Bacterial RNase P class A from a Terriglobales bacterium, 408 nucleotides, folded computationally. Model confidence (mean pLDDT): 75 of 100. The model forms 94% of the base pairs in the Rfam consensus. It is recorded under the gene name rnpB. Lineage of the source: Bacteria > Pseudomonadati > Acidobacteriota > Terriglobia > Terriglobales. Its Rfam family is "Bacterial RNase P class A". It is annotated as a ribozyme.

RNA sequence: CAGCUGGACCGGACGGUCGCUCGCGCCAUCUUCGGAAGGCGCGGGAGGAAAGUCCGAACUCCGCAGAGCAGUGUGCCGGAUAACGUCCGGGAGGCCGGUUUCAAGACCGGUUGACGGAAAGUGCCACAGAAAACAUACCGCCCUGGCGGCAACGCCGAGGUAAGGGUGAAAAGGUGCGGUAAGAGCGCACCGCUGCCGCAGUAAUGCGGCAGGCAGGGCAAACCCCACACGGAGCAAGACCAAAUAGGGAGGGAACCUGAGGCUUCGGCUUCGGGCGCGUGCCGGCUCGGCGCGUCACAACCUCCGGGUAGGUCGCUUGAGCCGCCCAGCAAUGUGCGGCCCAGAGGAAUGACCGUCCCGCCGGAGCAAUCCGGCGGACAGAAUUCGGCUUACAGGUCCGGCUGCCAC
Numbered sequence: 001c002a003g004c005u006g007g008a009c010c011g012g013a014c015g016g017u018c019g020c021u022c023g024c025g026c027c028a029u030c031u032u033c034g035g036a037a038g039g040c041g042c043g044g045g046a047g048g049a050a051a052g053u054c055c056g057a058a059c060u061c062c063g064c065a066g067a068g069c070a071g072u073g074u075g076c077c078g079g080a081u082a083a084c085g086u087c088c089g090g091g092a093g094g095c096c097g098g099u100u101u102c103a104a105g106a107c108c109g110g111u112u113g114a115c116g117g118a119a120a121g122u123g124c125c126a127c128a129g130a131a132a133a134c135a136u137a138c139c140g141c142c143c144u145g146g147c148g149g150c151a152a153c154g155c156c157g158a159g160g161u162a163a164g165g166g167u168g169a170a171a172a173g174g175u176g177c178g179g180u181a182a183g184a185g186c187g188c189a190c191c192g193c194u195g196c197c198g199c200a201g202u203a204a205u206g207c208g209g210c211a212g213g214c215a216g217g218g219c220a221a222a223c224c225c226c227a228c229a230c231g232g233a234g235c236a237a238g239a240c241c242a243a244a245u246a247g248g249g250a251g252g253g254a255a256c257c258u259g260a261g262g263c264u265u266c267g268g269c270u271u272c273g274g275g276c277g278c279g280u281g282c283c284g285g286c287u288c289g290g291c292g293c294g295u296c297a298c299a300a301c302c303u304c305c306g307g308g309u310a311g312g313u314c315g316c317u318u319g320a321g322c323c324g325c326c327c328a329g330c331a332a333u334g335u336g337c338g339g340c341c342c343a344g345a346g347g348a349a350u351g352a353c354c355g356u357c358c359c360g361c362c363g364g365a366g367c368a369a370u371c372c373g374g375c376g377g378a379c380a381g382a383a384u385u386c387g388g389c390u391u392a393c394a395g396g397u398c399c400g401g402c403u404g405c406c407a408c
Stems, first nucleotide, its partner, number of pairs: 001404010012357007020045008029036002047379001051390002054388005059234004071230005076090005091115001093112008116225002121223002123219003138165002140161003144157005173191006192214001193212008238314004248305005256275008277295008321340005327334002358377008
């Protein structure tokens, strides 16, 4: 210097013109005095992911005696936090690199993840392979009986063997030495493993000692077992104010005088009539008259009440808030102090155009510095609010790691 990769941060700047939305102030119009519409000025106006809606909460409403079952989720240890499946630190594994050892292995550095239990039970392990779990004998190795052969060896048979080969993701500890007919924990040393004890550590766990030649594969992101946790719906939550129309409820929707009959608790009730008044229909010569019907109830109509809809208001943005400093802590994070207010719409604003500059690419001019012209500048976009995770992202800055090349 180039490429790859990990982490942190930024993710166009300035100015002008015309708009949009929210708040405040001023002006002036209308008004049923509650407000409505308008103009001017000033100030605020998307993100690192506002996204996916995958976790965890705040807040709101509904539900809820207690216990159990079912279901779902989480799962090494310690810490952080309002909480979490998140984050930080640690432990033990896997992988990569380096050092070391005859080798297995050990040590160091980096990286990685749903990391309780496989001696409770059930189930599964494709293909290949002799065998995939009460282990097994395909090739091979060794020994031996018979036959053939001068021999090497070949064929048939009885055994031993798990070292070597081969299959597989996985084959009943590993390495080395001894041992053996060949082999084998058969014996020994080291490593691994199992059990017990001691020490260190808050713990996961580690280290050391003793005993045992070694139990017996893997899968629980298969059922399952163990431990722990868990009501539901979500701001279209929910609360308040409240039209028109339709529907619901209550009251009014006339009153008065009088005769006869019946009942009576002697207060009245009821049936049939009459008068006066009222409503309505028809007729005429229409402020009136005649005749008929109704005057029980319902309805029309009037008044009031309650629920809900449209609409409006609140919830709504001062919050586990942001910035800076000090201190505590390895860190996540927390305490303290100082400063700041930073979108709140409701078919839903945050935009468009122009100029100058910035960055990248291409072309041209120039010895060069540089200049001119063209194209491009991502992913995406609030909707109750936070903490996380995941995913998308042109380009740039800083720090680290690996590889390659060049120079000293």